[in-house]
């Protein structure tokens, strides 16, 4: 210069006035409220809600099965379906990027249309040995005629010949498909085949590296399609609900129908004239409740379920210090750890974080083309219990690495 | 926060063990009729929400957007 990959940081700044939400001091007050100060005050994705976690409540999360989920090795991690290193396999000259990347020699299914044949396959044209006929042309011999021949006939041999038919042999070649039962090349056969050989895939066994996916080498027999983001099997994980989890104080309201259930039994005290009634303590049975799909089991256990109706729609707690941020130095390829040092950094509940001026930065258009006048622009978006990830949208600006082409020295 | 439903023709929906994408209404042409509707014959018309894979082969499987509609939670 040109054309690309790959990481990463930013997401205007400075200053003034005005507002607005939150913690803390603080002045006045007629106790309703009215000022005043300092210090904070949206993201990189707050977003989708797609995972995983802390936190809460049900058992300190319990057994099976049924479900779901993940799916190459090894690490990180509180955890992951995240991330890092690799290893196989596609893509690109490359730097690199992509991959739900276990099992199809457990089973069951499907593989449309085409095509002979779609799975322990199949012969449509094709190729070839044999048999038969038909025809062509060859040689022998033998007969008639003869213009004496190279012609006709009629038998026999016999064919790098055509063309039908049939018993069979084959799977190389055509052709159909996405996909044709290893490829390709020699040799061998009547053709032809791993039928032999050699090279490559692929399977198996040894050997050797390497923690492990796997890689390399050697040997052997010659080979046993695809789909599991189809059912499925293999390992591994997963208890459930969700901050409207929970707690806690105030207020308010009216019941009404239906169904199901509280079995029983000892002891005791009280009432009673008695049958008997009712309290408490203990057994023992329980419907439903945590509990989501089922069963056990465990625990509360007298109510529970379902319709109509009726009230609320209120504060405060959870709540924000935290698997926190910075900045250093150690270990590790990394991810990430492990030490010190320093800072506190949003908590709102119709929901705050905003407007307007001036100035500088940028970006475009105009004018002047030297600095400068003048006018516009400036993305996605927006906390709502909080944390680690993924994914998605995003103007514009800025760093650092690296490959590739072509010029010059 | 949590669930659970769909997006196929202009509208309304089918289509699913994955193999040429339909109906029915509307549209247009024709034919009946003076002429309209009705009826009868006939034609057109799809980016299967969007983008990616898996498979020879996707509307259907699977991922990741997008938009739409719908339902649950408080005391008695």
């Nucleotide at each position: 210069g040109g054309a690309g990959c790959c990481g990463g940081u930013u997401g205007g700044g400075c200053g003034g006035c005005c507002g607005c939400g939150g913690u803390c001091c603080u002045g006045g007050u007629u106790c309703g409220c009215c000022g005043g100060g300092a210090c904070c005050g949206a993201g990189g994705a707050a977003a989708g809600u797609c995972c995983g976690g802390c936190c809460u409540c049900c058992a300190c999360a319990g057994a099976g099965c049924a479900g779901g989920g993940u799916g190459c090795u090894g690490g990180c991690u509180a955890a992951c379906g995240g991330c890092c290193a690799g290893u196989c396999g596609g893509g690109g000259c490359a730097a690199c990027c992509c991959g739900c990347a276990g099992g199809a020699g457990a089973g069951u299914g499907c593989c449309a249309c085409a095509g002979a044949g779609a799975a322990c396959a199949g012969a449509c044209c094709g190729c070839c040995u044999c048999c038969g006929g038909c025809c062509c042309g060859g040689c022998g011999c033998a007969c008639c005629g003869u213009c004496c021949g190279u012609c006709g006939u009629g038998c026999g041999c016999g064919g790098u010949g055509g063309c039908c038919g049939g018993c069979g042999g084959c799977a190389a070649g055509g052709g159909u498909g996405a996909a044709a039962c290893g490829g390709u090349g020699c040799g061998g056969u009547a053709a032809g085949a791993g039928c032999g050989c050699a090279c490559c895939a692929g399977c198996g066994g040894c050997c050797g590296g390497g923690u492990g996916a796997c890689c390399g080498g050697u040997c052997g027999g010659c080979u046993u399609g695809g789909c599991a983001a189809a059912c499925c099997c293999c390992a591994c994980c997963c208890g459930g609900a969700g901050c409207a989890a929970g707690g806690u104080c105030a207020a308010g309201u009216a019941g009404g129908g239906g169904g199901u259930g509280c079995a029983c039994c000892g002891g005791u005290c009280g009432c009673g004239c008695a049958g008997g009634c009712g309290g408490c303590c203990g057994g023992g049975g329980g419907a439903g409740g945590c509990u989501g799909g089922c069963u056990c089991g465990g625990u509360c256990g007298a109510g529970c379920c379902c319709c109509c109706u009726g009230g609320u729609g209120g504060g405060c707690c959870g709540c924000u210090c935290g698997a926190g941020g910075c900045c250093g130095g150690c270990g590790g390829u990394g991810a990430c750890g492990c030490c010190g040092g320093u800072c506190c950094c949003a908590g709102a509940u119709g929901g705050a974080u905003g407007g307007c001026c001036g100035c500088c930065g940028u970006c475009c258009c105009g004018g002047g083309c030297a600095u400068c006048c003048g006018g516009g622009g400036a993305a996605c978006a927006g906390a709502a219990g909080c944390c680690g990830g993924c994914u998605u949208a995003c103007a514009g600006a800025c760093c650092g690495g690296c490959u590739c082409c072509c010029c010059c020295u | 926060u949590c669930c659970g439903g769909g997006g196929u023709a202009g509208c309304u929906c089918a289509g699913c063990u994955g193999g040429c994408a339909g109906a029915g209404c509307a549209a247009c042409u024709g034919a009946c009729u003076g002429u309209u509707a009705a009826u009868c014959a006939g034609u057109g018309g799809g980016u299967c929400g969007u983008g990616a894979g898996u498979u020879c082969g996707a509307g259907c499987c699977u991922c990741a957007c997008c938009c739409c509609c719908g339902g649950a939670g408080c005391c008695a």
Source information:
This is a predicted complex of two RNAs, RNase P RNA and transfer RNA, with 485 nucleotides together. It holds a member of the Rfam family "Bacterial RNase P class A". It is annotated as a ribozyme.